[in-house]
Parts: sequence; structure tokens; C1' cells
RNA sequence: ACCGACAAGGGCAAACCAUCUGAAAGGGUGGGACGCAAAGCCACAGACCUAAAGGUUGUAGGAGCAACCCAUGGUGGCUGGGCUGCCGAAG
Repeated sequence: ACCGACAAGGGCAAACCAUCUGAAAGGGUGGGACGCAAAGCCACAGACCUAAAGGUUGUAGGAGCAACCCAUGGUGGCUGGGCUGCCGAAG
């Protein structure tokens, strides 16, 4: 350094519930633990979720409505990448 033990001391917290927030996806806080050795940090690449605004088409006298496209919105607990980091058995 790789690596990761029925090791030690600690850490985080899925679903679900309450509440706040957001158009939504989602997020914050509290409770709660399925899990996690980077489940610490960064949306850079891919993937996925959403579609308010915008665009196209249809419809309508019009206001509008519907379908499709679209990230500028998200997910770091989807994968890769970048930065940082506790402990130390075996190999």
C1' cells in the first nucleotide's frame, strides 16, 4: 500500500410515521433501523426519476385542454471518476 476480522472504540441511517418545503421528482428536521468500511464530500461521465418554465403537434371561436419533446430540477443508499478520512487481525 492492497485488503477488511463474529476485533476495539465510534459513525451513518432504508422502509415507515410526524412535520416543514417543492409544480413534481425530491429535500430538511424529529422519531425509527433495512442496511453501510467511505451510506464522508463533489452531479464531472453514464444511468434513472420528475417536467413547473420552454418547444412541437392536436383540439377549440377563444380562454383553455391533451399528447409528445426537453433539465435549467433531482437521486452520491445506481455505476464509474475526483477529493478527504478512523481502526488494524489474517493474507

Predicted 3D model of a 91-nucleotide RNA (c-di-GMP-I-GGC riboswitch aptamer) from bacterium HR37.
It matches the Rfam family "c-di-GMP-I-GGC riboswitch aptamer". Gene Ontology term of the family: cyclic-di-GMP binding.
The coordinates come from a structure-prediction model, not an experiment, and the mean pLDDT is 87.